[in-house]
RNA sequence: UAGUACCUUCAGGGCAGGGUGUAAUUCCCUACCGGCGGUAAAGUCAUGUGACUAAGCCCGCGAGCUGGCAACAGCUGAUCUGGUGUAAUUCCAGAGCCGACAGUAUAGUCUGGAUGAGAGAAGGAAGUA
Numbered sequence: 001u002a003g004u005a006c007c008u009u010c011a012g013g014g015c016a017g018g019g020u021g022u023a024a025u026u027c028c029c030u031a032c033c034g035g036c037g038g039u040a041a042a043g044u045c046a047u048g049u050g051a052c053u054a055a056g057c058c059c060g061c062g063a064g065c066u067g068g069c070a071a072c073a074g075c076u077g078a079u080c081u082g083g084u085g086u087a088a089u090u091c092c093a094g095a096g097c098c099g100a101c102a103g104u105a106u107a108g109u110c111u112g113g114a115u116g117a118g119a120g121a122a123g124g125a126a127g128u129a
Base pairs, nucleotide, nucleotide: 001129002128006124007123008122009121010120017029018028019027031109032108033099034098035061036060037059038058042053043052044051045050046049056097057096064075065074066073067072079095080094081093082092083091101112102111103110
């Protein structure tokens, strides 16, 4: 210096306004939200080049559900059009779409499992090389 066992901490947001109704943050109009890693032509900061930020709907993962004692296996949402360009489902413009389970007047947003779990992030770190 590298990376490993291992340890610690952290790790999800959102119905304002109106309508109907005995009753709805659940229906209708409108509003609001977007976990983690990858990719990425823009931006910022130093400038050899490097660092950081940038996709809900592209790829993968987690959560959730099913089976199993377990390891693990299976299932699991949604994007188009135009522009620029060598290159963009990532940029710009426009128009769309999606969102576990249980409860309850039918829920992405309320309550609950959950002071849980977790993709992963940061820090530390014996032995080892």
A computed fold for a 129-nucleotide RNA from Oceanirhabdus seepicola, annotated as FMN riboswitch aptamer (RFN element). Of the family's consensus pairs, 97% are formed in the model. The organism belongs to Oceanirhabdus, within Bacteria. The coordinates come from a structure-prediction model, not an experiment, and the mean pLDDT is 78.